[in-house]
Predicted 3D model of a 1497-nucleotide RNA (small-subunit ribosomal RNA) from an uncultured bacterium.
RNA sequence: GAGUUUGAUCCUGGCUCAGGAUGAACGCUGGCGGCGUGCUUAACACAUGCAAGUCGAACGGAGCUGUAGUGAAACCUAGUGAUCUGCAGCUCAGUGGCGGACGGGUGAGUAACGCGUGGGCAACCUGCCGUAUACAGGGGGAUAACACUUAGAAAUAGGUGCUAAGACCGCAUGAGCGCACAGAGGCGCAUGCCUCAGUGCGAAAAUCUCCGGAGGUAUACGAUGGGCCCGCGUCUGAUUAGCUGGUUGGUGAGGUAACGGCCCACCAAGGCGACGAUCAGUAGCCGGCCUGAGAGGGCGACCGGCCACAUUGGGACUGAGACACGGCCCAAACUCCUACGGGAGGCAGCAGUGGGGAAUAUUGCACAAUGGGGGGAACCCUGAUGCAGCGACGCCGCGUGAGUGAAGGAGUACUUCGGUAUGUAAAGCUCUAUCAGCAGGGAAGAAACAGCGUCCUUAGGGACGCCGGACGGUACCUGACUAAGAAGCCCCGGCUAACUACGUGCCAGCAGCCGCGGUAAUACGUAGGGGGCAAGCGUUAUCCGGAUUUACUGGGUGUAAAGGGAGCGUAGACGGUGAUGCAAGUCUGAAGUGAAAGCCCAAGGCUCAACCAUGGGACUGCUUUGGAAACUGUGUGACUGGAGUGCAGGAGAGGUAAGUGGAAUUCCUAGUGUAGCGGUGAAAUGCGUAGAUAUUAGGAGGAACACCAGUGGCGAAGGCGGCUUACUGGACUGUAACUGACGUUGAGGCUCGAAAGCGUGGGGAGCAAACAGGAUUAGAUACCCUGGUAGUCCACGCGGUAAACGAUGAUCACUAGGUGUCGGUGGGUCAGGACCCAUCGGUGCCGCCGCAAACGCAGUAAGUGAUCCACCUGGGGAGUACGUUCGCAAGAAUGAAACUCAAAGGAAUUGACGGGGACCCGCACAAGCGGUGGAGCAUGUGGUUUAAUUCGAAGCAACGCGAAGAACCUUACCCGGUCUUGACAUCUGAGCGACGUAUGGGCAAUGCCAUAUUUCCUUCGGGACGCUCAAGACAGGUGGUGCAUGGUUGUCGUCAGCUCGUGUCGUGAGAUGUUGGGUUAAGUCCCGCAACGAGCGCAACCCUUAUUCCUAGUAGCCAGCGGAUAAAGCCGGGCACUCUAGGGAGACUGCCGGGGAUAACCCGGAGGAAGGUGGGGAUGACGUCAAAUCAUCAUGCCCCUUAUGAUUUGGGCUACACACGUGCUACAAUGGCGUAAACAAAGGGAAGCGAACCUGCGAGGGGGAGCGAAACCCAAAAAUAACGUCCCAGUUCGGACUGCAGUCUGCAACCCGACUGCACGAAGCUGGAAUCGCUAGUAAUCGCGGAUCAGAAUGCCGCGGUGAAUACGUUCCCGGGUCUUGUACACACCGCCCGUCACACCAUGGGAGUCGGAAAUGCCCGAAGUCUGUGACCUAACCGGAAGGGGGGAGCAGCCGAAGGCAGGUCGGAUGACUGGGGUGAAGUCGUAACAAGGUA
Repeated sequence: GAGUUUGAUCCUGGCUCAGGAUGAACGCUGGCGGCGUGCUUAACACAUGCAAGUCGAACGGAGCUGUAGUGAAACCUAGUGAUCUGCAGCUCAGUGGCGGACGGGUGAGUAACGCGUGGGCAACCUGCCGUAUACAGGGGGAUAACACUUAGAAAUAGGUGCUAAGACCGCAUGAGCGCACAGAGGCGCAUGCCUCAGUGCGAAAAUCUCCGGAGGUAUACGAUGGGCCCGCGUCUGAUUAGCUGGUUGGUGAGGUAACGGCCCACCAAGGCGACGAUCAGUAGCCGGCCUGAGAGGGCGACCGGCCACAUUGGGACUGAGACACGGCCCAAACUCCUACGGGAGGCAGCAGUGGGGAAUAUUGCACAAUGGGGGGAACCCUGAUGCAGCGACGCCGCGUGAGUGAAGGAGUACUUCGGUAUGUAAAGCUCUAUCAGCAGGGAAGAAACAGCGUCCUUAGGGACGCCGGACGGUACCUGACUAAGAAGCCCCGGCUAACUACGUGCCAGCAGCCGCGGUAAUACGUAGGGGGCAAGCGUUAUCCGGAUUUACUGGGUGUAAAGGGAGCGUAGACGGUGAUGCAAGUCUGAAGUGAAAGCCCAAGGCUCAACCAUGGGACUGCUUUGGAAACUGUGUGACUGGAGUGCAGGAGAGGUAAGUGGAAUUCCUAGUGUAGCGGUGAAAUGCGUAGAUAUUAGGAGGAACACCAGUGGCGAAGGCGGCUUACUGGACUGUAACUGACGUUGAGGCUCGAAAGCGUGGGGAGCAAACAGGAUUAGAUACCCUGGUAGUCCACGCGGUAAACGAUGAUCACUAGGUGUCGGUGGGUCAGGACCCAUCGGUGCCGCCGCAAACGCAGUAAGUGAUCCACCUGGGGAGUACGUUCGCAAGAAUGAAACUCAAAGGAAUUGACGGGGACCCGCACAAGCGGUGGAGCAUGUGGUUUAAUUCGAAGCAACGCGAAGAACCUUACCCGGUCUUGACAUCUGAGCGACGUAUGGGCAAUGCCAUAUUUCCUUCGGGACGCUCAAGACAGGUGGUGCAUGGUUGUCGUCAGCUCGUGUCGUGAGAUGUUGGGUUAAGUCCCGCAACGAGCGCAACCCUUAUUCCUAGUAGCCAGCGGAUAAAGCCGGGCACUCUAGGGAGACUGCCGGGGAUAACCCGGAGGAAGGUGGGGAUGACGUCAAAUCAUCAUGCCCCUUAUGAUUUGGGCUACACACGUGCUACAAUGGCGUAAACAAAGGGAAGCGAACCUGCGAGGGGGAGCGAAACCCAAAAAUAACGUCCCAGUUCGGACUGCAGUCUGCAACCCGACUGCACGAAGCUGGAAUCGCUAGUAAUCGCGGAUCAGAAUGCCGCGGUGAAUACGUUCCCGGGUCUUGUACACACCGCCCGUCACACCAUGGGAGUCGGAAAUGCCCGAAGUCUGUGACCUAACCGGAAGGGGGGAGCAGCCGAAGGCAGGUCGGAUGACUGGGGUGAAGUCGUAACAAGGUA
């Protein structure tokens, strides 16, 4: 920096990613080289080999060789030669010296003076090395080796005898040294130290030699290496708070190289600890390494310094140095050998093995170099080291070719089939040769020491030459040769660079987070293409970063996590104004140190780089020292402003105790009085005729104090309210007498602390958990009602928590104003009451700056600063568990983890919703009229049935819907038959000349068979057209997906809304405009307004209807004129009227009055055919419903292809126990029937409408005039009016159903048409709950027409006739609009969401216990061993003439003492029947707690 909480926004906050790193591991892949690096786990166990020896110039010896002597026996003299002696060389065990305390390994232990850093030793040691001085005289006694021998399997041990030394031991010497004694001088931080001179005492030595030297002793100094002490720094836990007996100190003695309780005896009672002792856990520390801008954080591999350890534990010896990795003793475990008696061993050295593990190499070469040990040296030893091997483990470098090359080849993938991509990529042509392979040449690293040779030099020594390489025939160089041998891995939804196809179908799978996958997946798998890195690439693990997410740099706490319930106060932290001293902090200069390596900079060496090497810087630190004195600190001495005291006042529900008052409730007694009272939404339980309630009087008792009363007062908070008295705390005002910084805060601590609760004892009127009853309810362990006990009250004690809230810690200072109120004081003006000004303290509101995520806060800060305390660090688990403290108990305080999620949250925004509010509208209710729901029938649907009953439509907004019309057809369904380039389209080839028509055969029908008839154009090649045949491309699909789509449609809704530009406001989502006041049918208009305008909607423009005028006058009309008829616009004629169909006019709140704001507009009126959008229609904003339709049509994808296509016969869509919707006809007298009479509009008509006339009871038939229609026809309008009849009944109502007989259409009326006549004459007497339509030419009622159509409407679409009733009004139901409010909803209340129960899984607490572990404590036993004592036994050196002594030792004893044993506790772990809660888990059960007034806030 990004992703992720939301519909969107801002914030808080966690999770995740991009970067770097690694001693890494794993997966896929792998050409070369250089430099590095490689058991992080079992400090597990180890076979085998090697890793520490060397010196003969310390010593005696043994062996071999050489040499010089000697010279036995023998041969027989030439010599060979045993033996012995000497010398030289080599080798070897032993004595002796030096070295095995270095080098190498590991990190178990250790939280410590272990390490780092800086000091100290006046408290110390130091082999080898250097410097200086002095010295080395003379003796002695042993002992290994060796020889013999004993025991033993061995390891080894012992005995006897001999022997050497630079081994061991006395003596001599004493420059100097040490000790003791006393003296002088000087110095220091104390004890003390140094120098000088004196006396006494003590202690040394070793020789070898090549003659050059090497070595030895003593002392002093130096150097090097160590030892000890100190300041500071060095992880986590307080759910570890007290620890400590040699403990702390002293005196004395011992011990050590040295100080010291280091050890011992005695004495004292100290010492450490909240600045974290003790205990527990973890850990080697550092230079440094990784990361980071830095500050920090993490780590401590390699390299370097220190420490610790060497199977575990203990111990000492030797030595300059060890309590010793490759030494010793003891104990323990383990392994091995054994003759069972005893012995041996220690890879955390280098290799290597087993084991563990995700995981880490060769039983290599060489001492050539560097270094180490020994030696005079040669030289020897050196798994240190130098090299090589193995591993892409890391870093660095190189290569896998370069140029040209378009027919953009082939292949592959995609495709809209045209092409596009791979792609100059390949091939082809030209070139080059790094690396690897082959051949040839071939290093540096070597400087020396030493040896040899020559030369020089007084000596020591020096110069030159020769000799000498593990790596290694390696690096490197050269040559020839061929592009020949050398590329993979991850990713491609966003973060994050990179997209398509196919497969799959919530499957398989992916995933770091968000999340993909349920049939069109850029997210899975594969392919093509692309992106990134590259001999590597990814993944996993870990660390830092990002994370300002522990905040020193650099965070917060009103509401997001977070202020302690409040006060007093200890430690601590912080602290007013002058003066002056000091110099701890602070600042500055200098010096020492801060190892090297590393880091940074510069220049250099390997061809570059990595790597290496040189110089510089840096190492921010510590110490010492010179200086400064502002600030902090500290000392002294002052001040009054902070703080406090005094004096004078007034205010107050401040506290405690005692007393006292009235109203009310309840109860008791008595009176009056009678049937109810009480209670609720409505009731009931309850009380009451044994007299209630009501009312009057009297009494009892307890509790609380109406009015005053007020965002008024007091108190630290909790809290405090009748009145009086007593005692008492605090604040405030005024004054300025006193003190002189006495202050602020406050971890622990102490005190106070509502209500409920607990204990003891009282009290108990009312109220009232629990409980009981009555209701409510599906239930009701609740809400409501009637009762009612603890409790509420008092005293004393406990408890210590609250949304203990201003969700805001305390104190001080500063920072615009305005306006209330409470308590004081001063002033002005006032008779007084008041009023005004100023000021101090308290308590409210509004508001600027500023702050804040916003809301908001704003002198009572959440502003600006200062000081101190408390608290927070994602949600859940959980304020839970365990532990501890407190409590009588209830419980309180402190307070985790495992596990789980990617969120949880704050504020604000827009919607939606509310059993929230306000306003408004609608046949929404109401007021009316008529229906539906009951009957019969029609029609559609569900269900059922069926071979099929094709499909779709599903609340409103499916159901007389698609269908404006299923007998066949339609038709998509079912049963059979038949066809396969196909019933239909295009293309190719061949043949034919037709196609068709007519006739016949056959079939259930199609298919099929036969006969007859038979084109056009022409350049004569052929072509057009059509048919047949053949092959394939393809056709075809009412098959799927309306949740892939277009188009069309429904609905909210003809509701009044939905938006935009610019501006403004807001961090932003957004707001404003569009809200407000009026008004309207209307976001219609007016006014106002940080808005000003605009768009889609509204309205208007369009059609029709109502009035009128003009024009026109046939097929319409006939007033006037004429003619004619039985009559009739029939004719001439006319167009006046009706009408027709073109064009105008008219209506606009224009006029008047009133209301309103002088507006918009409303009310009333005039005029007018019509009046306030005149009536009706067309017209449907942004959008909602994944609404409907793949079966109108179109269309992506999928599916079928001798069938899911095509065709055909028959059947089905018409089924029928039933249920629903929509209708028709009725139930009758406002009626039925009969007779005769009158008045429409709008339509249709040529495969048509069909007149007159004839005929039939009728449907109809015959007939054929007229008419493509203002002309003819359909065509009769009906209700109505008139007359007659019926007389309230299942009827002269009603017409279903059925029988018979017919008509018409049609190829055909069986399934399955309509109509007619006669006969039959069902249900039904006005319809339960419920529900629908309608506000005027409307409802209701009456008929007429049309589309579809051969025929077949009660449906649909139209037309006119007759023609009402009612609307007070907006409380309620439904729907809608606007504003506002709440919200935990946003898939938006059909939302969200809680708890028990049931099931599965996971981690965890308790648990009778059980098991193993750790560190201590007490006691027992007590190895090795030091020390002490003893030492009767043993004893070479010295003394002694001897005896003996001195000295030493064995042995024994004692203190301490490891392992072991016993014991009771502590701590942590594992496990445990059962049990507790917790978490998680698409569709389980019960309820409805919360979110809206969430239905009881």
The sequence is in RNAcentral, with records from Greengenes. Model confidence (mean pLDDT): 83 of 100.